[in-house]
Context: one part of a larger RNA
RNA sequence: CCAUGGUUAAGGAACUCGGCAAAAUGCCCCCGUAACUUCGGGAGAAGGGGGGCCGGAUUUGUUAUUGCACUUGCUGCAAAAAGCAAUGAUGGCCGCAGAGACCAGGCCCAAGCGACUGUUUACUAAAAACACAGGUCCGUGCGAAGUUGUAAGACGAUGUAUACGGACUGACUCCUGCCCGGUGCUGGAAGGUUAAGGGGACGGGUUAGCACUUGUGCGAAGCCCAGAACUUAAGCCCCAGUAAACGGCGGUGGUAACUAUAACCAUCCUAAGGUAGCGAAAUUCCUUGUCGGGUAAGUUCCGACCUGCACGAAUGGAGUAACGACUUGGGCGCUGUCUCAACCGUGGACUCG
Numbered sequence: 001c002c003a004u005g006g007u008u009a010a011g012g013a014a015c016u017c018g019g020c021a022a023a024a025u026g027c028c029c030c031c032g033u034a035a036c037u038u039c040g041g042g043a044g045a046a047g048g049g050g051g052g053c054c055g056g057a058u059u060u061g062u063u064a065u066u067g068c069a070c071u072u073g074c075u076g077c078a079a080a081a082a083g084c085a086a087u088g089a090u091g092g093c094c095g096c097a098g099a100g101a102c103c104a105g106g107c108c109c110a111a112g113c114g115a116c117u118g119u120u121u122a123c124u125a126a127a128a129a130c131a132c133a134g135g136u137c138c139g140u141g142c143g144a145a146g147u148u149g150u151a152a153g154a155c156g157a158u159g160u161a162u163a164c165g166g167a168c169u170g171a172c173u174c175c176u177g178c179c180c181g182g183u184g185c186u187g188g189a190a191g192g193u194u195a196a197g198g199g200g201a202c203g204g205g206u207u208a209g210c211a212c213u214u215g216u217g218c219g220a221a222g223c224c225c226a227g228a229a230c231u232u233a234a235g236c237c238c239c240a241g242u243a244a245a246c247g248g249c250g251g252u253g254g255u256a257a258c259u260a261u262a263a264c265c266a267u268c269c270u271a272a273g274g275u276a277g278c279g280a281a282a283u284u285c286c287u288u289g290u291c292g293g294g295u296a297a298g299u300u301c302c303g304a305c306c307u308g309c310a311c312g313a314a315u316g317g318a319g320u321a322a323c324g325a326c327u328u329g330g331g332c333g334c335u336g337u338c339u340c341a342a343c344c345g346u347g348g349a350c351u352c353g
Stems, first nucleotide, its partner, number of pairs: 001348008010339002014337001019334001027051005036041001038171001052093004059086004065079005070073001094098001106332007113324002118130002134169007146155003172319004177249003182246002184242005191237003197231002203225004209218004250268005277311001278308001289305005
């Protein structure tokens, strides 16, 4: 010096990002126990007292036995000695110390998030992430939808809409506003557009033949090329519905008899302009916003305000008892975390042999 233990005057978190680590609490019995609450809890709340050994009052249990009753029984009821057992007032004894060692909850207040028990990154993350019961929507009528397989087939399910599959939300309480213009989905016997196919008008190639001015023209059938009108599905356009589908939820100017502000008015735009509730928040840039509380002193914390850069209603909103090896702030107890270090032990490093 490293690792691991023990003790420490006075103080007691002044340490530190942070009480990290350590200390403290710890068992049994008795007393006592708040807010809040979903009435179950919270609760071992908190906070107190007792605890060894010896004697032992009292009270209680059991019953020999006795008495009474009748339904005469291995009957029922009542009283009850000794012994045993329990209780243990009270008195005494010893020690520094009696749950004498080991073992063996620290507690309280407030806030955030998640209801809860659970699950997770085997080897840096256990959480506020995932799951969850509950809620809603969508699909599926059974050879179900869906999944898997080329298929047969299998799962779904030896189930049948109180079932099964998919998506979102996430106990409970109070609630869940407006917008269907865009995208999606669903519906729509009209109309527009639209493929192959059907159809084959018109045009063309070839040439038996014919014509004549003998190298030119016309040209049937057949074969071949190309092909208009017309006909023809879904889709798209179009018309509706649908937001617990994806999503979205304004600006400007003026106005009240102090000032300030604007219930009010005007105007532009939009599919509609953010309702309830919450709000400097796990969301607030400016910002250590302002006020209040807590401290001697508080960028954190709690309560308000609302000027919400850029909350907001199942991408759920606001609360919430209980719960949490979660996060944040405060307090009590406790301590070598610290003021400020010291001494002692063990195992190493190191030095010498």